[in-house]
Predicted 3D model of an 88-nucleotide RNA (Glycine riboswitch aptamer) from an uncultured Pelagibacteraceae bacterium. It was read from a public genome assembly, where an Rfam model found it. It matches the Rfam family "Glycine riboswitch aptamer". Rfam's curators write: This family represents the bacterial glycine riboswitch.
């Protein structure tokens, strides 16, 4: 210089699982019950790795938070645009 990795911005796609009972409420609102998912987030773990006393993971585990018509959110995948540093 220019651009990975990494963020951030905007579109697009994007799964599960009770429109459950009971009282209320304009309501899919509120309370309280029992049943369920996993893919915001959080948490926990290896016979792999490492600088080896110990530390580090995820789409695996849990289900605290959050969800279970629509809508809204949404891990991830894509394409745009901005910034960005290794390497060369």
């Nucleotide at each position: 210089c220019u651009c990975a990795a990494u963020g951030c911005u905007a579109c697009g796609g994007g799964a599960g699982a009770g429109a459950c009972u009971a009282c209320u409420u304009a309501a899919a609102u509120g309370u309280a019950g029992c049943g369920c998912c996993g893919a915001a987030g959080g948490a926990g773990c290896a016979a792999c790795u490492a600088c080896c006393c110990u530390a580090g993971a995820a789409a695996c585990u849990c289900u605290c938070a959050g969800g279970c018509a629509a809508a809204a959110g949404g891990a991830c995948c894509g394409u745009u645009g901005c910034a960005g540093u290794a390497a060369u």
Its mean pLDDT, the model's own confidence on a scale to 100, is 80. The model forms 90% of the base pairs in the Rfam consensus.